[in-house]
This is a predicted structure of a 340-nucleotide part of an RNA (large-subunit ribosomal RNA, domain IV) from a Candidatus Portnoyibacteriota bacterium.
Taxonomically the source falls in Candidatus Portnoyibacteriota (Bacteria, Bacteria candidate phyla).
Context: one part of a larger RNA
RNA sequence: UCCUCGUUAAGGAACUCGGCAAUAUAACGACCGUAAGUUCGCAAUAAGGUCUCCCCAACGCAAGUUGGGGCGCAGCUAAAGACGCCGAGCGACUGUUUAACAAAAACACAGCUCCCUGCUAACUCGCAAGAGGAUGUAUAGGGGGUGACUCCUGACCAGUGCUGGAACGUUAAACAUGGCGGUGUUUUCUGUCGCAAGAUGGGAAACGCUAACCGUGCUAAGCGCCAGUGAACGUCCGCGGUAACUAUAACCGUGUUAAAGUAGCGAAAUACCUUGUCGGGUAAGUUCCGACGCGCAUGAAAGGAGUAACGACUUGGCGACUGUCUCAACGAGGGGCCCG
Repeated sequence: UCCUCGUUAAGGAACUCGGCAAUAUAACGACCGUAAGUUCGCAAUAAGGUCUCCCCAACGCAAGUUGGGGCGCAGCUAAAGACGCCGAGCGACUGUUUAACAAAAACACAGCUCCCUGCUAACUCGCAAGAGGAUGUAUAGGGGGUGACUCCUGACCAGUGCUGGAACGUUAAACAUGGCGGUGUUUUCUGUCGCAAGAUGGGAAACGCUAACCGUGCUAAGCGCCAGUGAACGUCCGCGGUAACUAUAACCGUGUUAAAGUAGCGAAAUACCUUGUCGGGUAAGUUCCGACGCGCAUGAAAGGAGUAACGACUUGGCGACUGUCUCAACGAGGGGCCCG
């Protein structure tokens, strides 16, 4: 000096980001007693109080009660076996998770809702055969979102998506047809050479074939177009004026928009300014609780607002208690270190 322990005057959280750690409370025994709230199940062992051994007597069916007495350091003769209360946030709950820094407010969850799927189902795996779905059949199966329960879930279909529609526009290949060019056959005109037969060129017409290219016709889905659809992706405004103090503006005007944020909640796990302002608690409170509200930049299943119960969650307070601290001391064991 470190580690692990033990004890401590007075004080008692003054420590600290924070009662972290360590005390303490007292044990799923008995009796008494037990609040708000509540989904009537709970909350609840709420909280809080008292008792506990042995002997004798009386009473009693007993449990035991009352009285008297006894012993020990110690009588639930006990090893293990809850600190409690008040408020707020989040998540309903039990559960699940980052094996080895995160257990949570994250995930899941019953419940709610939307979409798809009529069975050789949709969907998934596989090149395929095939398999799962399912030896199931819409009270079934798959997918998305939300997340018990209670009260609710407003406006906008202009954009994007999805669903439906088919009149019109646009539109591919293929097909048909025409053109340019090429080519085959036949007929015909013609140049040159040749006495001739013929040879070698050029052109026209008809009938065929024809790669590429060009035009036309026909033409699907799609797109355009027309509707619907928000518990689909999403989005939910400005400016100016006005009341007999002032202030404010029920009210008026004006511009834009697809529509101009409804009910709620609100300095919030969301508020920059901000330690907002007021109230409460404290001697003193950037935290906390209750209010206020043009909210930088809340808001309704990326759900809104509540909510009993629950939580090794987060946060504020109170009691009890303590070496956390004022402020450190002593002791035990074990290391380090020094000497031999």